[in-house]
RNA sequence: CUCUUAUCCAGAGAGGCGGAGGGACUGGCCCGAUGAAGCCCGGCAACCAUCAAGCACAGCUUGGGAAGGUGCCAAUUCCACAGAGCAGACAGCUCUGAAAGAUGAGAG
Numbered sequence: 001c002u003c004u005u006a007u008c009c010a011g012a013g014a015g016g017c018g019g020a021g022g023g024a025c026u027g028g029c030c031c032g033a034u035g036a037a038g039c040c041c042g043g044c045a046a047c048c049a050u051c052a053a054g055c056a057c058a059g060c061u062u063g064g065g066a067a068g069g070u071g072c073c074a075a076u077u078c079c080a081c082a083g084a085g086c087a088g089a090c091a092g093c094u095c096u097g098a099a100a101g102a103u104g105a106g107a108g
Base pairs, nucleotide, nucleotide: 001108002107003106004105005104006103007102008101013041015040016039017038021031022030023029026080027079028078042073043072044071047069048068050064051063052062053061054060055059077100081097082096083095084094085093086092
C1' cells in the first nucleotide's frame, strides 16, 4: 500500500510543557490567546488477547476484570451524496442506502 471482515447517535481532565493552528479531503459550518497542533501525565472503552459459563463445540453466544497489544478523549464519522416520506415559499425534520474515511482483526 491492497484485499477481506466487524464497528462508527454511548464514554473520556477546570492537570503540566507548548505556542497557532485545528476539525482527512472539496464545500459548508464550527473549535481556537477564556489558549490550536504536538508531547507528558490523567482518563474512556473493551476490537484483539485473557478468565468463567453455556451451546447445534476447528467455532459461536453471554458474562467478568482491565495488569498485556491497539484505539480513542468538541460537535453522530460535525454536516454534506442518492432514494422515499412529512412539510411545502425558503428553510427544516424523519427513514433507508451509497461513497469516502477512521479503528480493530486477518490475509497478500